[in-house]
RNA sequence: CCACUAUUUCGGGGCGAGGUGAAAAUCCUCACCGGUGGUAAAGUCCACGACCCGACCUCCCAGGUCGGCUGAUUCGGUGCAAUUCCGAAACCGACGGUAAUUGGCAAACGCCAUAAGUCCGGAUGAGAGAAAUAAGGC
Numbered sequence: 001c002c003a004c005u006a007u008u009u010c011g012g013g014g015c016g017a018g019g020u021g022a023a024a025a026u027c028c029u030c031a032c033c034g035g036u037g038g039u040a041a042a043g044u045c046c047a048c049g050a051c052c053c054g055a056c057c058u059c060c061c062a063g064g065u066c067g068g069c070u071g072a073u074u075c076g077g078u079g080c081a082a083u084u085c086c087g088a089a090a091c092c093g094a095c096g097g098u099a100a101u102u103g104g105c106a107a108a109c110g111c112c113a114u115a116a117g118u119c120c121g122g123a124u125g126a127g128a129g130a131a132a133u134a135a136g137g138c
Stems, first nucleotide, its partner, number of pairs: 001137002005134006016030004031118002033093002035048004043091002052068006073089005095121003102113004
């Protein structure tokens, strides 16, 4: 220096303030957060993972393989090079739960529906991958 193998470790963050109200970390205003690899340093480019869906293997489960689905950025500046830096203004956020002060129904008691990137849960999980060590080769 190299690719492969083995082992170990690591591998997702965030509601603080005010308003309304009997009640809100879910509404409204502000605030806050940003997985992995690539590339001039990226939540928004390219690729991947996660989530969700399907097919197949399997008696079933678990697990595995394959496929599908998968959000969002512009302008100006610097520069050889930046949708990545700097300045400014924007935008986005799986699934299940919780259940409104929002909506509907009801004479009423009440009933139903809907509202979370930040709360609770699957998850002390999985994982793109990262690092270290060991044997090996050049």
Molecule: FMN riboswitch aptamer (RFN element)
Organism: Clostridiales bacterium